């Protein structure tokens, strides 16, 4: 100067929003307790609890549950390379040539080929816009544009 490698999944956390759970405040239905007023065989109301309801409406500036979730976070287990170190020497594939109706066989050449253990897998600032699922987000576009 060139060419290759620098690595995958699962769990999880930082974050995230708001589909569904829950909460919270709103409307309604009824039942109970307390209580106020009045024209007192009753009627109209307030307050809280419980509870219905196209399984009602709104709120993530509601701590959670369910869900998303990191290249530049954790951790596991894989994978790749390094060293040792116990084995295997049977056996796969591939190519010449020579038998054989075919299956197949025989000679020569090339590749490949476990277990264990221990190491190594480097660096890494990053807008804005833009998607997708309910929605959003360190997710995806993206180790991107661009700085250094």
């Nucleotide at each position: 100067g060139a060419a290759g490698u620098u690595u995958g999944c699962u769990u999880c956390u930082a974050g995230g929003g708001u589909u569904c759970c829950g909460a919270u405040c709103c409307a309604u239905c009824a039942a109970c307790g307390c209580u106020g007023g009045c024209c007192u065989u009753g009627c109209c109301g307030g307050c809280g609890u419980u509870u219905u309801u196209c399984a009602g409406g709104a709120u993530g500036u509601c701590u959670g549950g369910u869900c998303c979730g990191a290249g530049a976070g954790a951790a596991g287990c894989g994978c790749a390379c390094u060293c040792a170190u116990c084995g295997u020497c049977a056996g796969g594939g591939g190519c010449c040539g020579c038998u054989c109706c075919a299956c197949g066989g025989c000679u020569g050449c090339c590749c490949c080929g476990g277990g264990u253990g221990a190491g190594u897998g480097g660096c890494a600032c990053g807008g804005a816009g833009g998607g997708a699922c309910a929605a959003a987000a360190g997710c995806c576009c993206g180790g991107g544009a661009g700085a250094c």

Guanidine-I riboswitch aptamer from Synechococcus sp. CCY 9618, 148 nucleotides, folded computationally.
Its Rfam family is "Guanidine-I riboswitch aptamer". Rfam describes the family as follows. This family represents a conserved RNA structure found upstream of the ykkC and yxkD genes in Bacillus subtilis and related genes in other bacteria. The function of this family is unclear although it has been suggested that it may function to switch on efflux pumps and detoxification systems in response to harmful environmental molecules.
It was read from a public genome assembly, where an Rfam model found it.
Its mean pLDDT, the model's own confidence on a scale to 100, is 76.